[in-house]
Context: one part of a larger RNA
């Protein structure tokens, strides 16, 4: 100088309190540990591994086993000899489970380039001999998800959205170093403002940038009976209009500007008026110097080591789906502010041509059949749900609660036996709010409701990432103490 204290002071942050709602118990999904196992590939391991790499394992993926099988190799560049009307396409015969191997099989099919001939008015055609392509043998090489994330480059998590980190020049130290960045105030913030041996600077910080929240222009095949005018059982359905919703571009709009108090006459700080918003209006992107020899050679690159009839390649099967346990994350519930049956309502964001697929018909139902519109503000997915009203169940393991299993079904797909999703119809389990313990949330948040999308044939999504309805409780306080920072100091036998 750090870095550390079960020293110390100041001060934060759902860190504690307060407050709502879980999880730990139950059943089922999902990941991981152990276990088994031919194989259950790898990898991630307190916070920061464990719904994670997986934004989609029946084959394929696929890295693993078993078993068949190929070797210049499935995939690139070059060298050498040889074929070269050969390969390559279509077809057929034998073994095979398939790759593959064998066949003296059949059938099309050649492009270019140069040279020389022949026929031809010309385009051209036919022949012959090197080249090429294309194949055989062979050689250098390919090829490896083998090994090392302590050999690396990118990329990413973490402290931490945490107020830091550090430079020039001067000053002070023999000197590592200090100052400056401490010191009074004040902030969300090294943010300002004063003070000071320092003055000044980068990089953080905020700003500039998207979205949301008020107003205004521009623009109107979405949207409106607003105003008129035709028309339907109905309906922006048509005429016509852009006013108003919207839409998508620009622009205004908050700056402690203003008024009172407080304060060093400072920064700021309280409280007010104005205003759709106030004192960073809310959310997003954006995360310094570095820390963990943090993560990943299986995403991609790569050094170096290692394999090369194999530790490449190809392929049928079978595993990753195994279950006596244990843990993590979730879904579903245990029911009366509920379940159940029937009627009415009102979003946002998105996707859709090998796709989204309407009406209409069949089917209890998945689903079929149909195919209209749509490359979409103009068609479809798409009937949002929780809510409202009516009605029924009467507290019971039950008209809560669905696991489980048994029949029959539907779908995608060559194929659903390991190992798919769905739909009836029967079965109806565990469960009556969960110990020690532990998690999230501070406002349009939490809880609770449905929608939508990547990935994708299907789908094991209750996962992820967005989207919108309804919409709370509670924060005395930093005291003593719990996690985690930050700034000053003090001890030290660590570095």
């Nucleotide at each position: 100088a750090g870095a550390c204290g079960g020293g110390g002071g100041c001060c934060c942050g759902c860190a504690c309190a307060a407050g709502c709602g879980g999880u730990g118990g139950a059943g089922c999904a999902u990941g991981u540990g152990g276990u088994u196992u031919a194989a259950u590939u790898c990898a991630a391991u307190g916070c920061u591994a464990c719904g994670c790499g997986a934004a989609g394992a029946a084959c394929c993926u696929u890295a693993c086993c078993a078993g068949g099988g190929c070797u210049u190799g499935a995939c690139a560049u070059g060298c050498u000899g040889g074929g070269g009307g050969u390969a390559g396409c279509c077809c057929c015969g034998c073994c095979g489970a398939a790759a593959g191997g064998c066949g003296u099989g059949g059938g099309u099919c050649g492009c270019g380039g140069c040279a020389g001939g022949c026929c031809u008015u010309u385009u051209g055609g036919c022949c012959u001999g090197c080249c090429c392509a294309c194949c055989c043998a062979g050689c250098a090489c390919a090829g490896g998800u083998g090994g090392u994330a302590c050999a690396u480059g990118g990329c990413c998590g973490u402290c931490g959205u945490c107020a830091g980190c550090u430079c020039g020049u001067g000053c002070c130290g023999u000197g590592a170093g200090g100052u400056g960045u401490u010191g009074g105030g004040u902030u969300a913030a090294g943010u300002c403002c004063c003070g000071c041996a320092a003055c000044g600077a980068g990089u953080g910080c905020a700003a500039c940038c998207c979205c949301u929240g008020c107003c205004c222009c521009u623009a109107g095949u979405u949207g409106c009976c607003a105003g008129c005018g035709g028309g339907u059982u109905a309906g922006g359905c048509c005429g016509g209009g852009c006013a108003c919703a919207c839409u998508a571009g620009g622009g205004g709009g908050a700056c402690u500007g203003c008024c009172g108090g407080c304060g060093a006459u400072a920064a700021g700080c309280c409280g007010g008026a104005g205003g759709a918003a106030g004192g960073a209006g809310g959310g997003g992107a954006u995360g310094a110097c570095g820390u963990c020899a943090g993560g990943u050679c299986a995403g991609u690159a790569u050094g170096c080591c290692c394999c090369u009839u194999a530790a490449g390649c190809c392929c049928u099967g079978g595993g990753c789906u195994a279950c006596a346990c244990a843990c993590g994350u979730g879904c579903u519930a245990c029911a009366a502010u509920g379940g159940c049956c029937g009627g009415g309502a009102c979003a946002g964001a998105g996707g859709g041509a090998a796709g989204c697929g309407a009406a209409g018909c069949c089917g209890c139902g998945a689903g079929g059949c149909g195919g209209a519109g749509c490359a979409a503000a103009u068609c479809c997915c798409a009937g949002a749900a929780a809510c409202c009203c009516g009605g029924u169940c009467c507290c019971a393991g039950u008209u809560c609660g669905g696991a489980u299993u048994g029949c029959a079904g539907g779908c995608u797909g060559c194929a659903a036996c390991u190992c798919g999703c769905c739909u009836g119809c029967a079965u109806g389990a565990a469960g009556c709010c969960g110990g020690a313990a532990u998690c999230g949330c501070u406002a349009g948040u939490a809880a609770c409701g449905g929608c939508c999308g990547g990935u994708c044939a299907u789908c094991c999504a209750c996962a992820c990432g967005g989207c919108c309805g309804u919409g709370a409780a509670g924060a005395c306080g930093u005291u003593a103490a719990c996690c985690g920072g930050g700034c000053c100091u003090u001890g030290u036998a660590c570095u």